Molecule: transfer RNA
Organism: Actinomycetota bacterium
RNA sequence: GCGGCGGUAGCUCAAUGGUAGAGCUUCAGCCUUCCAAGCUGAAGACGCGGGUUCAAUUCCCGUCCGCCGCUCCA
Numbered sequence: 001g002c003g004g005c006g007g008u009a010g011c012u013c014a015a016u017g018g019u020a021g022a023g024c025u026u027c028a029g030c031c032u033u034c035c036a037a038g039c040u041g042a043a044g045a046c047g048c049g050g051g052u053u054c055a056a057u058u059c060c061c062g063u064c065c066g067c068c069g070c071u072c073c074a
Stems, first nucleotide, its partner, number of pairs: 001070007010024004018054001026042005047063005
């Protein structure tokens, strides 16, 4: 330099054009003599900038970061 994969909640992962979900964690309440467990609820995210579209996490372009491979070179 080229190519591929990936970046979504505090963590691990879904969602392939139409209201972004789950598990764990955290907080509150219920329960319990107390704790744990259990039950209910809440908070919280699409790497960044553009484009296409009525509508973009999704499609296109650029860019940043991480991983893997290929090639060249002092």